[in-house]
RNA sequence: GGCCAGAAAAGGCACACCUGCCGCAAGGCAGGGUCGCAAAGCAAGGGGACCCUCGUGGUCAGCCCAGCUACCUCG
Numbered sequence: 001g002g003c004c005a006g007a008a009a010a011g012g013c014a015c016a017c018c019u020g021c022c023g024c025a026a027g028g029c030a031g032g033g034u035c036g037c038a039a040a041g042c043a044a045g046g047g048g049a050c051c052c053u054c055g056u057g058g059u060c061a062g063c064c065c066a067g068c069u070a071c072c073u074c075g
Stems, first nucleotide, its partner, number of pairs: 004075001005073002012037002017032006035062001041068002045065003048060004052055001
C1' cells in the first nucleotide's frame, strides 16, 4: 500500500414528523428533528416499487444486485 473485518476513538449523515418553498404527482430543496446507518458518500447500469400530462416521460440508492470514492484500527 491492497484486501477482509468493525471492538474503540474522532467525527459524519439524518427515518418518521413539523414549518417554508418547488412540482399535477411520486417526490425534491432549506430549517427544525433524531428512528437508525461502517459508506444512510457518489452514481439511475440491472431489477424492484411509486407518480403522471401515459411518453423515447418522471420519482426513489435509508429496497436489492453491481460500479466508483473515502476516515480510523482491537485485529